[in-house]
Molecule: transfer RNA
Organism: Thermoplasmata archaeon
RNA sequence: GCCCUGGUAGUGUAGUGGCCCAUCAUGUGGCCCUGUCGAGGCUGCGACUCGGGUUCAAAUCCCGGCCGGGGCGCCA
Numbered sequence: 001g002c003c004c005u006g007g008u009a010g011u012g013u014a015g016u017g018g019c020c021c022a023u024c025a026u027g028u029g030g031c032c033c034u035g036u037c038g039a040g041g042c043u044g045c046g047a048c049u050c051g052g053g054u055u056c057a058a059a060u061c062c063c064g065g066c067c068g069g070g071g072c073g074c075c076a
Stems, first nucleotide, its partner, number of pairs: 001072007010026003018056001027045006049065005
C1' cells in the first nucleotide's frame, strides 16, 4: 500500500430500513423484602466511533476519516 472484518451505556452484548426517545446481563441510585449481610423483587440512570450521502424514514444501506483485528504485498 491492497483486501477482508469489527466499532452500540463504565464493561460485555442483541438489534441488518419504520414495531427503537434502541435489548439483555453487569454496574449504579431509590424503594420493598430480611433481626443483619447476602440473595431476591419493583423501579430509575446510562450508549448507536466521526463527517457526508441515499431515503418519506438510517444503529441498520453507500462513500470517506479515525481506531482495533486478520490476510497479502512493497521498500530497506